[in-house]
């Protein structure tokens, strides 16, 4: 890169730089100078894996590390796609 498996109708945002785009892709619908996208700070949400504490060994909590998220059901619909964790 490609595989495998689980997950995707819940839940979580403020400053500060900057300034015109973003919601992956198509077609739709939407956000957006009353501040897009991006970076940096600080907060938060979840609980995949590791920890760690419980346990009726079915899980269950905790949120220390490691990812991941913080508009809208993954924004709708196709086509896919994202993250996670495992082999090779």
């Nucleotide at each position: 890169u490609g595989u495998u498996c689980a997950u995707c109708u819940a839940g979580a945002g403020c400053g500060g730089u900057u300034g015109a785009g973003g919601g992956a892709c198509a077609g739709g619908c939407c956000c957006u100078u009353u501040g897009a996208a991006a970076c940096c700070g600080c907060g938060g949400c979840a609980a995949c894996c590791g920890g760690c504490g419980a346990g009726c060994c079915a899980u269950c909590g905790c949120a220390c590390g490691g990812u991941g998220c913080c508009a809208a059901u993954g924004c709708c619909u196709g086509a896919c796609g994202a993250u996670g964790a495992g082999g090779u």